This is a predicted structure of a 350-nucleotide part of an RNA (small-subunit ribosomal RNA, central domain) from an uncultured rumen bacterium.
Its mean pLDDT, the model's own confidence on a scale to 100, is 86.
Context: one part of a larger RNA
RNA sequence: UUGGGCGUAAAGCGUUCGUAGGCGGUAAGAUAAGUCAGAUGUUAAAGCCCGGGGCUCAACUCCGGUUCGGCAUUUGAUACUAUCUAACUGGAAUGUGGUAGAGGUUAAGGGAAUUCCUGGUGUAGCGGUGAAAUGCGUAGAUAUCAGGAGGAACAUCGGUGGCGAAAGCGCUUAACUGGGCCAUUAUUGACGCUGAGGAACGAAAGCCGGGGGAGCAAAUGGGAUUAGAUACCCCAGUAGUCCCGGCCGUAAACGAUGAACACUAGGUGUUGCGGGUAUCGACCCCUGCAGUGCCGCAGCUAACGCGAUAAGUGUUCCGCCUGGGGAGUACGCACGCAAGAAUGAAACUC
Numbered sequence: 001u002u003g004g005g006c007g008u009a010a011a012g013c014g015u016u017c018g019u020a021g022g023c024g025g026u027a028a029g030a031u032a033a034g035u036c037a038g039a040u041g042u043u044a045a046a047g048c049c050c051g052g053g054g055c056u057c058a059a060c061u062c063c064g065g066u067u068c069g070g071c072a073u074u075u076g077a078u079a080c081u082a083u084c085u086a087a088c089u090g091g092a093a094u095g096u097g098g099u100a101g102a103g104g105u106u107a108a109g110g111g112a113a114u115u116c117c118u119g120g121u122g123u124a125g126c127g128g129u130g131a132a133a134u135g136c137g138u139a140g141a142u143a144u145c146a147g148g149a150g151g152a153a154c155a156u157c158g159g160u161g162g163c164g165a166a167a168g169c170g171c172u173u174a175a176c177u178g179g180g181c182c183a184u185u186a187u188u189g190a191c192g193c194u195g196a197g198g199a200a201c202g203a204a205a206g207c208c209g210g211g212g213g214a215g216c217a218a219a220u221g222g223g224a225u226u227a228g229a230u231a232c233c234c235c236a237g238u239a240g241u242c243c244c245g246g247c248c249g250u251a252a253a254c255g256a257u258g259a260a261c262a263c264u265a266g267g268u269g270u271u272g273c274g275g276g277u278a279u280c281g282a283c284c285c286c287u288g289c290a291g292u293g294c295c296g297c298a299g300c301u302a303a304c305g306c307g308a309u310a311a312g313u314g315u316u317c318c319g320c321c322u323g324g325g326g327a328g329u330a331c332g333c334a335c336g337c338a339a340g341a342a343u344g345a346a347a348c349u350c
Stems, first nucleotide, its partner, number of pairs: 004321003007304002012318001014201004021194003025088002028085004033081002035077009049065006091191001092188003095184005103177007110154001115149007125136002162169002206247006215241002220236004258317006266295011299306002323350003332343001335340001
């Protein structure tokens, strides 16, 4: 390089936007760059190949010779690709009318509970465990009532329910704001798909500065357990968890399944919107589109399983894989405050 692959064996970038590039709907005309056909020239000789000859054969050598192919020029062809011209509406986008939603940002408000503080009642225990002890309590705890402070999280509804590109999003209200879906088919007229580099977002933990700190809780201390117990259990408890600003850029960032489009039996739930039928009615019945589940035919698969939300059948583009260990290590390096991240070997060994 050809070829084979990427749910679980090695392999889909965490996600999106997007530059270059690659690919690209329908019908017509022009050009003729790619493409196809013909002609001419050239592609030295030797060599290779083919047909003959000469050394006894062969090696060797001599004579003759075409095809194919490359390049250039030229004459044509116009189906496809390309370019240009003027069009189309099915892709895409916009408009109009609806609609569901924990989508995002900011502000304000709320109740339950834990803890703490003050006061009342009240007395000897409370707490905790497998059992205990450390711990708290006669300086009055636990329990109970009233008042207050403060922080964090929002029970029920709640649902293989919803929304979001992913990470993720759940008390209520308001303001601002993004996207989707349905109906209509009014407008533009291919404006599209993918996307190396690049950019943005990106759980938790961690880092820097300033706040905050109720509960929980790495570290740490103590009590147990145990042969020991740097653990599991218990009592305490600091970072942290929370807010603001700035970094970090990683996860089993998972559907372990890249994005887009088209096609390919059915059955049954559920969410949103619409149409029909119909009713006293939340309903029910038929049906279209868009999501989200389960089962399943064909097909695929090593099997498990997937099965219109494909891992089926095809097309386009990107990313990635090539035995295990060494190793996501070493070295280098335009990242980072650091932690580290990104890129990423080899010797050796089996």